This is a predicted structure of a 78-nucleotide RNA (SAH (S-adenosyl-L-homocysteine) riboswitch aptamer) from Nitrosovibrio sp. Nv6.
Its mean pLDDT, the model's own confidence on a scale to 100, is 75.
It was read from a public genome assembly, where an Rfam model found it.
């Protein structure tokens, strides 16, 4: 650094629907149907690749998440 797995970011209900995914069609681009709003971020783990260092230790845990509604938690006001 890019993936994989795990955990966390309070909990649900409804709606629309992009991507991804599944199915079908098509010579290609693509189209139709279905599903679909933790796909994002942070932390941990074991490997892989790359760069740097050689000296060890340090810490912090958030910010967000289409729209509407309900509950929970905290604060403030009455």
């Nucleotide at each position: 650094c890019a993936g994989g797995c795990c955990g966390a970011g309070g909990a649900g209900c409804g709606c629309u629907g992009c991507a991804a995914c599944g199915g079908g069609c098509a010579g290609a681009g693509g189209c139709c149907c279905g599903c679909g709003a933790g796909g994002c971020u942070c932390g941990g783990c074991a490997g892989g690749g790359g760069a740097g260092g050689a000296u060890c230790g340090c810490a912090a845990c958030a910010a967000c998440g289409g729209c509407g509604c309900u509950c929970g938690u905290u604060c403030a006001u009455c």